This is a predicted structure of a 254-nucleotide part of an RNA (large-subunit ribosomal RNA, domain VI) from a metagenome.
[in-house]
Context: one part of a larger RNA
RNA sequence: CGUAGGACAUUUGAGAGGCUUUGUCCUUAGUACGAGAGGACCGGGAUGAACGCACCUAUUGUGCGCCUGUUGUCGCGCCAGCGGCAUAGCAGGGUAGCGAAGUGCGGAUGAGAUGAACGCUGAAAGCAUCUAAGCGUGAAACUCGCCUCAAGAUAAGAUAUCCUUUUUAAGACCCUCGGAAGACAACCGGGUUGAUAGGUCGGGUGUGUAAGCGCUGUGAGGCGUUGAGCUGGCCGAUACUAAUAGGUCGAAUG
Numbered sequence: 001c002g003u004a005g006g007a008c009a010u011u012u013g014a015g016a017g018g019c020u021u022u023g024u025c026c027u028u029a030g031u032a033c034g035a036g037a038g039g040a041c042c043g044g045g046a047u048g049a050a051c052g053c054a055c056c057u058a059u060u061g062u063g064c065g066c067c068u069g070u071u072g073u074c075g076c077g078c079c080a081g082c083g084g085c086a087u088a089g090c091a092g093g094g095u096a097g098c099g100a101a102g103u104g105c106g107g108a109u110g111a112g113a114u115g116a117a118c119g120c121u122g123a124a125a126g127c128a129u130c131u132a133a134g135c136g137u138g139a140a141a142c143u144c145g146c147c148u149c150a151a152g153a154u155a156a157g158a159u160a161u162c163c164u165u166u167u168u169a170a171g172a173c174c175c176u177c178g179g180a181a182g183a184c185a186a187c188c189g190g191g192u193u194g195a196u197a198g199g200u201c202g203g204g205u206g207u208g209u210a211a212g213c214g215c216u217g218u219g220a221g222g223c224g225u226u227g228a229g230c231u232g233g234c235c236g237a238u239a240c241u242a243a244u245a246g247g248u249c250g251a252a253u254g
Base pairs, nucleotide, nucleotide: 001152005163006162007161009159010158011157015149016148017147018146021049022048023047024046025045026044027043033038051106052105053104054103055102059100060099061098062097066093067092068091069090070089071086072085073084074083075082076081110144111143112142117137118136119135120134171249172248173247174246175191176190177189178188179187196242197241198240199238200237201236202235203234206230207229212225213224214223215222216221
């Protein structure tokens, strides 16, 4: 820009893409078959491999500053307690998030029409013949079925609802608070008729018993107060802070 008014929501599916794999074991059955050795079809069940999709409860990794320990040195006048720098100084753990080596799920069942092949009926050709007319069975291949996208499918589809005429309506955008959304756009949520983000409070999680004080030991230290103190991203509550105010676009005669 188009889809002959403008919107909002829900959709149909022409078409396109994805998937399509397979082992072993048990059973049928030591049956059919076979002198024996050996050893099935068909059917039923179980469990794997690789691959794919999703996810983070558990396992495991990361987790650049969440907790702790600790070395050297400098600083806060000193002690104590802290802070800076040294690869995040080094080291031990670790929430959320994101991952896999982890967890869950998938290939299917089925239908149609067929290939090779196997048939039925059957003449030409009194027989025979699956073929000439006609009718069947038949494969991971084909068309569906399953999953995803999809009306620029210009043949531009459908349904419900809203707006009713001018600087406006329905609606949308700008702006703004944000987001498991994201390069930017976009997408999603919120904007005081408000829990959108921050803060605060409560909880959780992690770390592992803070500081101060007391007791004890000559002392390094130990014990008690104390599962203490601290705690990003998690779960909730709460208008304390910020989303104020406002502006713009936007409908029927070609």